[in-house]
Model confidence (mean pLDDT): 80 of 100. This is a predicted structure of a 73-nucleotide RNA (transfer RNA) from Pelagomonas calceolata.
C1' cells in the first nucleotide's frame, strides 16, 4: 500500500430497515443480616467513532476520513 473485519453507557456484549437501543459485569439506592459476603428488588448511565448520502424510517445500506485487529508481498 493492497484485501478483509471491528468501532454501540465505565467495561463485555445483542439489536430483520420499523414502538422506548437487549443483556451481563460494575456504580448508586432499599430489602434481607449482628455485621460482612452472597441473594432479593429498584435506579441512574449511550447522541450507536466523525461527516455526509439514500429511505417515510438507518446501529444496519452507500461514500469520504478516524482509530484498531487478522492476511498479504
Nucleotide at each position: 500500500g493492497c484485501u478483509c473485519g471491528c468501532g454501540u453507557g465505565g467495561c463485555c456484549c445483542a439489536a430483520u430497515g420499523g414502538a422506548c437501543a437487549c443483556g451481563g459485569c460494575g456504580u448508586c439506592g432499599c430489602c434481607c443480616u449482628c455485621c460482612u459476603a452472597a441473594g432479593g428488588c429498584g435506579a441512574a448511565g449511550a447522541u450507536u467513532g466523525c461527516g455526509g448520502g439514500u429511505u417515510c424510517g438507518a446501529g444496519u445500506c452507500c461514500c469520504g476520513c478516524c482509530g484498531u485487529g487478522a492476511g498479504u508481498a
Rfam family: tRNA. It is annotated as a transfer RNA.